The part of an RNA shown here (large-subunit ribosomal RNA, domain II) has 684 nucleotides and comes from Dysgonomonas sp. HDW5A. Its Rfam family is "Bacterial large subunit ribosomal RNA". The coordinates come from a structure-prediction model, not an experiment, and the mean pLDDT is 83.
Context: one part of a larger RNA
RNA sequence: ACCUACGAGUUACUCUCAUUGGCAAGGUUAAGUACUAUUGAGGUACGCAGCCGAAGCGAAAGCAAGUCUUAACAGGGCGCUUAGUCAAUGGGAGUAGACGCGAAACCAAGUGAUCUACCCUUGAGCAGGUUGAAGGUUGGGUAACACCAAUUGGAGGACCGAACCGGUAAGCGUUGAAAAGCUUUCGGAUGACUUGAGGGUAGGGGUGAAAGGCUAAUCAAACUUGGAGAUAGCUCGUACUCCCCGAAAUGCAUUUAGGUGCAGCCUCGGCUUAUAACUUAUGUCAGGUAGAGCUACUGAUUGGAUGCGAGGGCUUCACCGCCUAUCAAGUCCAGAUAAACUCCGAAUGGGCAUAAGUUUUUACCGGGAGUGAGGGCAUGGGUGCUAAGGUCCAUGUCCGAGAGGGAAAGAACCCAGACCAUCAGCUAAGGUCCCCAAAUACAUGUUAAGUUGAAUUAACGAAGUGUUGCUACAGAGACAGCUAGGAUGUUGGCUUGGAAGCAGCCAUUCAUUUAAAGAGUGCGUAACAGCUCACUAGUCGAGUGGCGAUGCGUGGAUAAUAAUCGGGCAUCAAACAUGUUACCGAAGCUAUGGGAUAAAAUAUUAUCGGUAGGGGAGCAUUCCGUUCAGCGUAGAAGGCGUAGCGUAAGCUACUCUGGAGCGUACGGAAAAGCAAAUGUAGGU
Numbered sequence: 001a002c003c004u005a006c007g008a009g010u011u012a013c014u015c016u017c018a019u020u021g022g023c024a025a026g027g028u029u030a031a032g033u034a035c036u037a038u039u040g041a042g043g044u045a046c047g048c049a050g051c052c053g054a055a056g057c058g059a060a061a062g063c064a065a066g067u068c069u070u071a072a073c074a075g076g077g078c079g080c081u082u083a084g085u086c087a088a089u090g091g092g093a094g095u096a097g098a099c100g101c102g103a104a105a106c107c108a109a110g111u112g113a114u115c116u117a118c119c120c121u122u123g124a125g126c127a128g129g130u131u132g133a134a135g136g137u138u139g140g141g142u143a144a145c146a147c148c149a150a151u152u153g154g155a156g157g158a159c160c161g162a163a164c165c166g167g168u169a170a171g172c173g174u175u176g177a178a179a180a181g182c183u184u185u186c187g188g189a190u191g192a193c194u195u196g197a198g199g200g201u202a203g204g205g206g207u208g209a210a211a212g213g214c215u216a217a218u219c220a221a222a223c224u225u226g227g228a229g230a231u232a233g234c235u236c237g238u239a240c241u242c243c244c245c246g247a248a249a250u251g252c253a254u255u256u257a258g259g260u261g262c263a264g265c266c267u268c269g270g271c272u273u274a275u276a277a278c279u280u281a282u283g284u285c286a287g288g289u290a291g292a293g294c295u296a297c298u299g300a301u302u303g304g305a306u307g308c309g310a311g312g313g314c315u316u317c318a319c320c321g322c323c324u325a326u327c328a329a330g331u332c333c334a335g336a337u338a339a340a341c342u343c344c345g346a347a348u349g350g351g352c353a354u355a356a357g358u359u360u361u362u363a364c365c366g367g368g369a370g371u372g373a374g375g376g377c378a379u380g381g382g383u384g385c386u387a388a389g390g391u392c393c394a395u396g397u398c399c400g401a402g403a404g405g406g407a408a409a410g411a412a413c414c415c416a417g418a419c420c421a422u423c424a425g426c427u428a429a430g431g432u433c434c435c436c437a438a439a440u441a442c443a444u445g446u447u448a449a450g451u452u453g454a455a456u457u458a459a460c461g462a463a464g465u466g467u468u469g470c471u472a473c474a475g476a477g478a479c480a481g482c483u484a485g486g487a488u489g490u491u492g493g494c495u496u497g498g499a500a501g502c503a504g505c506c507a508u509u510c511a512u513u514u515a516a517a518g519a520g521u522g523c524g525u526a527a528c529a530g531c532u533c534a535c536u537a538g539u540c541g542a543g544u545g546g547c548g549a550u551g552c553g554u555g556g557a558u559a560a561u562a563a564u565c566g567g568g569c570a571u572c573a574a575a576c577a578u579g580u581u582a583c584c585g586a587a588g589c590u591a592u593g594g595g596a597u598a599a600a601a602u603a604u605u606a607u608c609g610g611u612a613g614g615g616g617a618g619c620a621u622u623c624c625g626u627u628c629a630g631c632g633u634a635g636a637a638g639g640c641g642u643a644g645c646g647u648a649a650g651c652u653a654c655u656c657u658g659g660a661g662c663g664u665a666c667g668g669a670a671a672a673g674c675a676a677a678u679g680u681a682g683g684u
Stems, first nucleotide, its partner, number of pairs: 001684006011096013026052003032046005056063002066078004099237002102234001106227006117201009126191001128160003131156001135152006164188003169184004203219001205215003240618006250263005264371002266368005276361001277358009291344001292342002298338002302334005309327002311324004374399010404415003419594004424590003430584003433568003439581001441580006452570002460555002464552010481539005487512003492506003518533001522531002595608005619673001621670006628663001630662002638657002641654005
């Protein structure tokens, strides 16, 4: 992992509601007693104690279809104007283990010190080598000690190192040879040493040279049994079929936030059939949002004019007075602003009325729920960075609980809501060169960048190119090119060492000759010189410049496979823009056939996606009662198959196998259906 078997809403009592039945202003017996039968926790009778109901209200006295409150004959609260009760079955609740499995823990009584910790008693063990304390002796030495030397001696939690005890480092081992080992290496090795045997200390206790260590492979409280099916607002699992309806992820409260209560939303039954509900139209009513406005308030605010007042300056003995590149109230002019401003003010939405339409869609009462983690998108907002697949509201929608087509792929984006069947048709979104169903369609343009054909960027830059507007010059010859000129007063004045068009300053930058030529556009010189431009003529012969608007392109443009428009590929397109006509394209719509549900029934009409969940109808298993004077060794159940029937669970027939029991119909009762629970046991 698979297969087989087992495996989870049960039972008792009480309450409540529904259905069915008995009796009914009543209903009903309990324990028990007696009788009875062929069997049973059988049946019948008695038992009227008790219980529920027939009257309520008040704290009560009490009163009573009323009563309480109260001064009240007012108002208000609770009642009255009949329906119960006893059973059975089913839904739900409560009390019990209460759908099943699952803690860590708590408590009680016991069992453990053959492991290990410490202690007690009594024993045992430690090769060999080294060092050489005290003390002694002898000699020296001293007044005597002290002291010195040699020798003797044999101390030590002394040294080296086997046994023994340990476990430092590395490697190996890691489903091991081993639930702690092996190899090499290393520490102690006469000691606080090691060890045998016997004994002691016991669970909030022991023991601990102390690590929360050890206390039998178990220790921040051992193990065994019991309380015990502890408790688990938590996780997981919870078993056959079909049909109808179908949610919620919100509000308030909560030692509450992943739980629960009430309400909301779902379902079933009852009752309601209208002035109900919903949609549309018309009329009417309330409103202060969007917008707008502010000389209409409150607040914020820019510029200008004026300048109460203040500051500064001048003046003066002082007052008065004068001035101002300062601040500035108020007023005037102009501009502009607000969620907590409003002189104004919609649309949409809402209330009410009337009318029409819609196959009751509505309200209430009662039984049963689930939900109370929501999410995306669009729009209006708060928060945040007008960040987030962010967060918090509102309105709508979809996903959730929704399949199908499109967007390459995809919860919620676009289209569209799947009862079943069909090798029929039409369309939606989106598409029509090939992959791939359908136009290599048509018309007119644009793009040259493979731009583009998916999404995604900008500021800024550029004789890219199309369309369009304004304007200047131009056969009295423009623009570009070429040829020629580009002068004189003058080296203008000033400055300066110098300044001559060209360092700098000044300015009626003037005037002359001219076709034209600046007191000079740039290069250049120390200063000149030189080159050049503006400007002019000739030549040439037709358009040439400037400024906008707009379409499509270009640079800006950086990520990990060489690289992707989904790919191949595509350039008067298979790109982009505008227009047109065909076609393809879904579980949409239509067609044909069939089924189910609802409206009493036919006809007919409508409906039939669905999680949590509510309701309805069935199938199968085991046992019991009745039944078929049922089936069966001429072959039961069970099994491998084949065929048929039914919307499904399933059912039936037949061959073979098997070898002794089994079924139909109608009822009853349940140990009554497995794919899941890291399910349990067995097998492979």